Molecule: c-di-AMP riboswitch aptamer (ydaO/yuaA leader)
Organism: soil metagenome
RNA sequence: CGCCGAGUCCGUGGUAACGCGGAGCGGGGGAACCAAGGUGGCCUAACGGCCACUGGGGCGAACUUCCUUUCAGUUUGAGGAGGCGCGCAAGCUCUUUCAGCGCGAGCCCGUCAGCUAACCCCGCAGGCGUUCGAAAGAGAA
Repeated sequence: CGCCGAGUCCGUGGUAACGCGGAGCGGGGGAACCAAGGUGGCCUAACGGCCACUGGGGCGAACUUCCUUUCAGUUUGAGGAGGCGCGCAAGCUCUUUCAGCGCGAGCCCGUCAGCUAACCCCGCAGGCGUUCGAAAGAGAA
C1' cells in the first nucleotide's frame, strides 16, 4: 500500500488492555394479514384421509447432481466431472459482459424462533499478500 470480511470513524476517561457516548455499517428476535414440512405404506374416482418414520434454527459464497474407489456394501472417507454460488490494485468509486486464477470452509443456539409494523437485543472480529487481461455504461474530483 492492498485483499477477504459488517467488523470503521469521531469525542472522552485510562500507561495500556479496555470503558462510556455519538455517527456509520452488519446481524438476530418480535403483531396483524398471509403461510404453515419431508419420506414410505395403505385407502379414495378425486378432493383428501389414516399409519409409521424424520427435531428445528442462526451467521456465512461455502450448495447440489453424477462417476470411480474405500468402508460397517443406501450410510463414512478419498478422488474426478458437471450445474450453481463467492472472491480477485495499476488514475478513483460503482454496475455489467468475456477471459484467466482462486474458494465452496468453519462456527453458534439448544427442543426454541416462518413472514413481521411498533418495539427489543447483539457485533464492529479474525485472517492474509494480490495484479501488471479485454470491452461497455454511470458518477465524483